Description:
Predicted 3D model of a 478-nucleotide part of an RNA (small-subunit ribosomal RNA, 3' major domain) from an uncultured Lachnospiraceae bacterium. Its mean pLDDT, the model's own confidence on a scale to 100, is 84.
Context: one part of a larger RNA
RNA sequence: UGACGGGGGCCCGCACAAGCGGUGGAGUAUGUGGUUUAAUUCGACGCAACGCGAAGAACCUUACCAAGGCUUGACAUGGAGACGACCGCGCUAGAGAUAGCGCUUUCCUUCGGGACGUCUCACACAGGUGGUGCAUGGUUGUCGUCAGCUCGUGUCGUGAGAUGUUGGGUUAAGUCCCGCAACGAGCGCAACCCUUACGAUUAGUAGCCAGCAGGUAAAGCUGGGCACUCUAAUGGGACUGCCGUGGAUAACACGGAGGAAGGUGGGGAUGACGUCAAAUCAUCAUGCCCCUUAUGUCUUGGGCUACACACGUACUACAAUGGAUGAGAACAAAGUGAUGCGAAGUCGCGAGGCCAAGCAAAGCACAAAAAAGCAUCCUCAGUUCGGAUUGCAGGCUGCAACUCGCCUGCAUGAAGUUGGAAUCGCUAGUAAUCGCGAAUCAGCAUGUCGCGGUGAAUACGUUCCCGGGCCUCGUACA
Numbered sequence: 001u002g003a004c005g006g007g008g009g010c011c012c013g014c015a016c017a018a019g020c021g022g023u024g025g026a027g028u029a030u031g032u033g034g035u036u037u038a039a040u041u042c043g044a045c046g047c048a049a050c051g052c053g054a055a056g057a058a059c060c061u062u063a064c065c066a067a068g069g070c071u072u073g074a075c076a077u078g079g080a081g082a083c084g085a086c087c088g089c090g091c092u093a094g095a096g097a098u099a100g101c102g103c104u105u106u107c108c109u110u111c112g113g114g115a116c117g118u119c120u121c122a123c124a125c126a127g128g129u130g131g132u133g134c135a136u137g138g139u140u141g142u143c144g145u146c147a148g149c150u151c152g153u154g155u156c157g158u159g160a161g162a163u164g165u166u167g168g169g170u171u172a173a174g175u176c177c178c179g180c181a182a183c184g185a186g187c188g189c190a191a192c193c194c195u196u197a198c199g200a201u202u203a204g205u206a207g208c209c210a211g212c213a214g215g216u217a218a219a220g221c222u223g224g225g226c227a228c229u230c231u232a233a234u235g236g237g238a239c240u241g242c243c244g245u246g247g248a249u250a251a252c253a254c255g256g257a258g259g260a261a262g263g264u265g266g267g268g269a270u271g272a273c274g275u276c277a278a279a280u281c282a283u284c285a286u287g288c289c290c291c292u293u294a295u296g297u298c299u300u301g302g303g304c305u306a307c308a309c310a311c312g313u314a315c316u317a318c319a320a321u322g323g324a325u326g327a328g329a330a331c332a333a334a335g336u337g338a339u340g341c342g343a344a345g346u347c348g349c350g351a352g353g354c355c356a357a358g359c360a361a362a363g364c365a366c367a368a369a370a371a372a373g374c375a376u377c378c379u380c381a382g383u384u385c386g387g388a389u390u391g392c393a394g395g396c397u398g399c400a401a402c403u404c405g406c407c408u409g410c411a412u413g414a415a416g417u418u419g420g421a422a423u424c425g426c427u428a429g430u431a432a433u434c435g436c437g438a439a440u441c442a443g444c445a446u447g448u449c450g451c452g453g454u455g456a457a458u459a460c461g462u463u464c465c466c467g468g469g470c471c472u473c474g475u476a477c478a
Base pairs, nucleotide, nucleotide: 001478002477003475004474005473007472008471009470010469011468012467013466015462016461019426020425021424022423023422026316027315028314029313030312031311032310033309034307035306042053043052064302065301066300067299068298069297070296073125077124078123079121080120081119082118083117084116088103089102090101091100092099093098106115107114108113127291128290130289131288132287136285137284138280139279140278141276143274148187149186150185151184152183153182154163155162156161167178168177169176193268194267195266196265198236200234201233202232203231204230207226208225209224212223213222214221239262242256243255244254245253246252318419322378323377324376325375326374335366336365337364340359341358345354346353347352385416390411391410392409393408394407395406396405432454433453434452435451436450437449438448
């Protein structure tokens, strides 16, 4: 000087408390451990591994296993020789890779040849998801969006170092004010950026429809218009600016006015010096080591989907603030669409099929649910709760759904009556609850990332638990 302390002081955070809803019990989905296996490819392991890499394992992917093949090789560059093709199509054998046969048969040219491609030969080499993340780059997590981390000059100290950065206030903040042997500066904080909340100006189609005219069973449907909504560009607006009180006359705090918004308005992006030899050699790159008729490469099939069990994360429930049925009638946002989205019509109980309008989309389509109101049934039961499991019959995608996809109908109708110790999230348009979309994607979503609808309770407070910041005391640790 740091680090540590079951030392002290001050302060903060859904840290506790106050509340609301969960997890832990059940079934299923998914990841992991373990076990099994020819193989169950590899990585990730307290917080910060475990719906994680994987934004999607039937083949492919695929790295694993078995079997069948190849050896200058599936891929690149270079030499020599041969051919005129290569590709494609068909037939035969084969599980296929592959092998054989048949058909097909390049371009330029100064006719010497050249280009391009295939095959053959020899060798340099290719190739490796093989090892080392404790040799590395790059990228990332974490403390933590915590308020810290430093430097120049000066001063003090023999020196390591100190001072500044401490102190009194204040702040979300090393934020600002005051004081001070310090005076300044840098990286962080804040602001500048995006979005949301309110007007204005400009613009008016694909959006909108107040007034006018036409028109309908109804309808911006038509003429017309750009007022309104909206769209999207510019600019305004919030700054403790104004008033009062407190404070040291300061910084600032509290209250008020005006205002769409008030004291950082809400949300996002943004992550200092560093810590953990943290993670990644399997994104990629890369040193060294290793393999080279194999640890490379091609193919078929299997496996990654196993199952006594244990754990994590979710979904669905256990019901009446509910479930079921019927008829009628609502209200979003953000997205996506041409090998696509697919209306209407029609067939089917349905998944879906047929036909097919429109739309490269403010145009057309995908396309809401919960809620609210009406009617009927259920009346507290393992039930008209719950839907696992199983059987049969079908649909879709795709060469192909046996291992191993999703969906539909009929039948079947398991556990489960609110969950021990323990433990998690959340402070407002939040929790809870309801649906919608997208990426990946032929197909496959209870996951992930977004979007809106409905919409709470509670916070006295900082004694305690956890984490963190500053000052200080102690230390046998570095």